A computed fold for an 84-nucleotide RNA from a soil metagenome, annotated as transfer RNA. Model confidence (mean pLDDT): 80 of 100. Rfam family: tRNA. RNAcentral holds the sequence, with entries from MGnify.
RNA sequence: GCCCGGGUGCCCAAAUUGGUAAAGGGAGCGGUCUCAAGAACCGCCGCUGGAAACAGCUUGGGGGUUCGAGUCCCCCCCCGGGUA
Numbered sequence: 001g002c003c004c005g006g007g008u009g010c011c012c013a014a015a016u017u018g019g020u021a022a023a024g025g026g027a028g029c030g031g032u033c034u035c036a037a038g039a040a041c042c043g044c045c046g047c048u049g050g051a052a053a054c055a056g057c058u059u060g061g062g063g064g065u066u067c068g069a070g071u072c073c074c075c076c077c078c079c080g081g082g083u084a
Stems, first nucleotide, its partner, number of pairs: 001083007010026003019067001028044005046057004060076005
C1' cells in the first nucleotide's frame, strides 16, 4: 500500500428489513441484612436544564441520501487481523 472486521454511557456490550438509541452485564450511589465487612436481595443509575412534570442533546470526526440514519453512500481519524 491493498483486503477484512471494529469504534454506542465510566468499562464491556445489544439494537432484526433504515422506524421509540442505550436492552443486558460490570462499576458506582442509596437501602435491607451483619458486631463489622463480604456475599445475597431491593431501588436508582447516558449528558445538560428543571423542585417535578418535562424539554433539549448524544452512536469516533465531517459531509451526503431519506419523511426518518448507530444502520446506506463518500472522505478522514483511531484499534485489531490478514497479505507482499